[in-house]
Context: one part of a larger RNA
RNA sequence: UGACGGGGGCUCGCACAAGCGGUGGAGCAUGUGGUUCAAUUCGAAGCAACGCGAAGAACCUUACCAGGGUUUGAAAAGCUAGCUGUAACCCCCCGAAAGGGAGGCGAACCGUAAAGUCGGAAGCUAGUACAGGUGCUGCAUGGCUGUCGUCAGCUCGUGCCGUGAGGUGUCGGGUUAAGUCCUCUAACGAGCGAAACUCCUACCCCUAGUUGCCAGCGGGUCAUGCCGGGGACUCUAGGGGGACUGCUCCGUUUAACGGGGAGGAAGGUGGGAACGACGUCAAGUCAUCAUGGCCCUUAUGUCCUGGGCUACACACGUGCCACAAUGGCCGGUACAAAGGGACGCGAUACCGCGAGGUGGAGCAAAUCCCUAAAAGCCGGUCUCAGUUCGGAUCGGAGGCUGCAAUUCGCCUCCGUGAAGCUGGAAUCGCUAGUAAUCGCAGGUCAGCCACACUGCGGUGAAUGUGUUCCUGAGCCUUGUACA
Numbered sequence: 001u002g003a004c005g006g007g008g009g010c011u012c013g014c015a016c017a018a019g020c021g022g023u024g025g026a027g028c029a030u031g032u033g034g035u036u037c038a039a040u041u042c043g044a045a046g047c048a049a050c051g052c053g054a055a056g057a058a059c060c061u062u063a064c065c066a067g068g069g070u071u072u073g074a075a076a077a078g079c080u081a082g083c084u085g086u087a088a089c090c091c092c093c094c095g096a097a098a099g100g101g102a103g104g105c106g107a108a109c110c111g112u113a114a115a116g117u118c119g120g121a122a123g124c125u126a127g128u129a130c131a132g133g134u135g136c137u138g139c140a141u142g143g144c145u146g147u148c149g150u151c152a153g154c155u156c157g158u159g160c161c162g163u164g165a166g167g168u169g170u171c172g173g174g175u176u177a178a179g180u181c182c183u184c185u186a187a188c189g190a191g192c193g194a195a196a197c198u199c200c201u202a203c204c205c206c207u208a209g210u211u212g213c214c215a216g217c218g219g220g221u222c223a224u225g226c227c228g229g230g231g232a233c234u235c236u237a238g239g240g241g242g243a244c245u246g247c248u249c250c251g252u253u254u255a256a257c258g259g260g261g262a263g264g265a266a267g268g269u270g271g272g273a274a275c276g277a278c279g280u281c282a283a284g285u286c287a288u289c290a291u292g293g294c295c296c297u298u299a300u301g302u303c304c305u306g307g308g309c310u311a312c313a314c315a316c317g318u319g320c321c322a323c324a325a326u327g328g329c330c331g332g333u334a335c336a337a338a339g340g341g342a343c344g345c346g347a348u349a350c351c352g353c354g355a356g357g358u359g360g361a362g363c364a365a366a367u368c369c370c371u372a373a374a375a376g377c378c379g380g381u382c383u384c385a386g387u388u389c390g391g392a393u394c395g396g397a398g399g400c401u402g403c404a405a406u407u408c409g410c411c412u413c414c415g416u417g418a419a420g421c422u423g424g425a426a427u428c429g430c431u432a433g434u435a436a437u438c439g440c441a442g443g444u445c446a447g448c449c450a451c452a453c454u455g456c457g458g459u460g461a462a463u464g465u466g467u468u469c470c471u472g473a474g475c476c477u478u479g480u481a482c483a
Base pairs, nucleotide, nucleotide: 001483002482003480004479005478007477008476009475010474011473012472013471015467016466019430020429021428022427023426027320028319029318030317031316032315033314034312035311042053043052064307065306066305067304068303069302070301073130078128079127080126081125082124083123089104090103092101093100094099109120110119111118132296133295135294136293137292141290142289143285144284145283146281148279153192154191155190156189157188158187159168160167161166172183173182174181198273199272200271201270203241204240205239206238207237208236209235213230214229217228218227219226244267247261248260249259250258251257323423327382328381329380330379331378332377333376339370340369341368344363345362349358350357351356389420394415395414396413397412398411399410400409436459437458438457439456440455441454442453
């Protein structure tokens, strides 16, 4: 100087408390351990691995296994030699394919030239340097990332103090979300962080008015901004305004600031996002990529068929759906936002109980389509039961995608109708448009094991104004036989 303490003081965070909903019990989905296997490819490992890499494993992917092939190679690129019946194309045989073998036809470019005559290039063959490796080392590395932590810290120049390591500044008193600001001061300044600048959102104005809108005027319809028209309104998207403790009262040290109030759409950082200091964990990644070293080179490269990554006594994590009446079922009826669409989205209509099919209007989309929002509201029914709760599992019949759904896809219909009556010890999330609950969209994608992930809106709470305790962290101080 740090680190640590079942030392002290001050302070903060859904850390506890207060409250709401879960997990832990059941079924299923998914990841992992273990076991099994020819293989069940590899990585991730307390928090910070385990719906993680994977934003799509039937083939492909694919890195694994079995078998069948291939060896200058699937692709790149240099040199040497050879080949004009050369490349390309067509057909045949063996084969699961990859691959191997045989035959037919038969060019084109540049120079030369009487002439496919010669040379070159291209292509092929042989050879040689080489290619190739998801082989090893993340403890050789770059880059990227997680975590402490959006915590308030981490440093520097000069000066001063100390023999020195180092200290001071950065401490003290107030204050703040903040090393934020004020004050004091052997310190005075400065940098990286905090804040601000950026984006979204909440209010207003200006500009613009189609594909959006429709108040007034006119026309038309069973009806609809449908038409003429209009720019008022909504909205769209570009510019601007607006919030700064600016005003007021009180407190304080006159300061910073704090408490109350007015005005205001918004008030003291308005809400949300992006943004992550010096560093820590030899944290993670050699399998995104790049890269040193090492290793393989008729194989640890490469191609193909099939299998595996989907196994199953079991254990754990993360989820979904339930155990019902604030509910289930049936009929009727409202109101979103944000996205996507050409190898695409696909309307009206018709067929089918349905999944879906036929068909193809419109739309490169504020125009058309996906598109039905759902919870909600109105009415009916069930009456507390393993049930009209619950839907696992299994049987049958179908639909769709795709070369192909057996291992191993999704969906529909009929039948079947398991466990489960609110879950031990323990444990998680959340402070407001939040939790809870309801649906919608997207990426990946032929299809999909999505209940995942990333977004979007609808309905919409309770509790806390405390810091004794648990946990993590910051500052000051103290002890230490630790570094």
The prediction has a mean pLDDT of 84. The part of an RNA shown here (small-subunit ribosomal RNA, 3' major domain) has 483 nucleotides and comes from an uncultured bacterium. The RNAcentral record of the full RNA draws on ENA, Greengenes and SILVA.